[in-house]
Context: one part of a larger RNA
Molecule: large-subunit ribosomal RNA, domain IV
Organism: Solanum pimpinellifolium
């Protein structure tokens, strides 16, 4: 030097991204315990006291309690064995995950709400038979989106989609009057080759006409897929614009906001620090928030994230000792 361990005078986070990592707290009794709250909690809050062993008494030989004593530096004397607190984010909690680099705000889920599905169900699996669903039956079963509770959940059906309608447009395959051309007994030149016409029938084309759902159309539908302005003017200082014009299917409501979302930006302004790009309260010019891809609060709860302070330490200032293994050097 490397690992694993013990201790370090005075300072105690000045260390570092960041208190990471040591430390420190700890059992059991007693006293005591706040904001807040869903009244079940928070709570072991927080913070204080006590604990040994020998005798006496209350006693029931147990546990507890009181009295005297008495020993150490130390009495849960080793060993075992909660650090605690204040504030914000997020996610309701207990759970699940990337077996071998992520436990998490992701997923999950109770709750919510839409939609489909009447049972031979709808869905999914197979070409079928069949299977599941389900030995179930709308208080069932599929699917999609949201995500305890609490207050809510705004405006827009033009466009896309789904849904009802059926008056008109437009429409296939098939039907189909008709009509076209072929072939054809047969006629005619005209008898033989050969040409030209032709009935019924077949055969092949055009075909008015009938002809469904679809699409045009007409409503409905946002906890569907989505969208929620601009620019000009305007009030007895100036700013401002409550107002009016313009465009549009509508032009962002309510609450929230320099936010896990703010580019300019360390935005301004207040707490906090001697000194804060980070936190915490506000404002609102929201480059780019916004309401079941859910807004906005919130007890509890988190090997979460972040910011403060309190204990405590060798993390530091700033090292130093020691004990073990291994390394080196030497036999």
């Nucleotide at each position: 030097c490397u690992c694993u361990c013990u201790c370090u005078a005075a300072g105690g986070a000045a260390c570092u991204c960041g208190a990471c990592a040591a430390a420190a707290u700890a059992g059991c009794c007693c006293c005591g315990u706040a904001a807040c709250u869903u009244c079940g909690g928070g709570a072991c809050a927080a913070g204080g006291g006590g604990u040994g062993c020998c005798u006496c008494c209350u006693c029931a030989c147990a546990a507890a309690g009181g009295g005297g004593g008495u020993c150490g530096u130390a009495g849960u004397g080793a060993c075992c064995a909660g650090g605690a607190u204040c504030g914000g984010g997020c996610g309701a909690c207990u759970g699940u995950u990337u077996a071998c680099c992520a436990a998490a705000a992701a997923c999950a889920c109770a709750g919510g709400u839409c939609u489909c599905c009447g049972c031979a169900a709808a869905g999914u699996c197979g070409u079928a038979a069949g299977a599941u669903c389900a030995u179930g039956u709308a208080u069932g079963g599929g699917g999609g989106c949201u995500g305890a509770c609490g207050c809510c959940u705004g405006c827009c059906c033009a466009g896309u989609g789904c849904u009802g309608g059926a008056a008109g447009g437009u429409c296939a395959a098939g039907g189909a009057a008709g009509u076209u051309g072929g072939u054809g007994a047969u006629c005619u030149g005209a008898u033989g080759a050969u040409a030209g016409g032709g009935g019924a029938g077949c055969c092949a084309g055009c075909g008015a006409c009938c002809g469904a759902a679809g699409c045009c159309c007409c409503g409905g539908u946002g906890a569907a897929c989505g969208g929620c302005g601009u620019c000009c003017a305007u009030a007895a200082c100036u700013a401002u614009a409550a107002u009016g014009g313009u465009c549009u299917a509508a032009g962002g409501u309510a609450g929230c906001a320099a936010a896990a979302u703010u580019c300019c930006u360390u935005a301004u302004c207040g707490g906090g620090u001697a000194a804060g790009u980070u936190c915490c309260g506000a404002c609102a010019u929201g480059c780019a928030c916004a309401a079941a891809a859910g807004g906005c609060g919130u007890a509890a709860c988190g090997a979460u994230u972040u910011g403060g302070g309190c204990a405590c330490u060798g993390u530091c200032u700033c090292u130093a000792a020691g004990a073990g293994a291994g390394g080196c050097u030497c036999a």